The RNA shown here (transfer RNA) has 74 nucleotides and comes from a Nitriliruptorales bacterium. It matches the Rfam family "tRNA". By type it is a transfer RNA. Lineage of the source: Bacteria > Bacillati > Actinomycetota > Nitriliruptoria > Nitriliruptorales. The sequence was found in a public genome assembly.

């Protein structure tokens, strides 16, 4: 220098052919059980989806740069 592949809640992921309101498991906080912890049961905070731009009525999903990661070629 050139190809490819990801980048979404604190961690690890999900999200189908753009479409009513962004999810799961693990942590977290509180309650409830317990003598007390844990397990276990309800509840509940927590992310505008790397950045910036475009397309469209409408984008986490499509297109384009940029930026980090990580594989393969030189």
């Nucleotide at each position: 220098g050139g190809g490819c592949g990801c980048u979404u809640a604190g961690c690890u992921c999900a999200g189908c052919u753009g479409g009513c309101g962004a999810g799961a498991g693990c942590g977290c906080u509180g309650c409830g059980c317990u003598u007390a912890c844990a397990a276990c049961g309800c509840a509940g905070a927590g992310g505008c989806c790397g950045c910036a731009g475009g397309u469209u009525c409408g984008a986490g999903u499509c297109c384009u740069g940029c930026a980090g990661c990580g594989c393969c070629c030189a």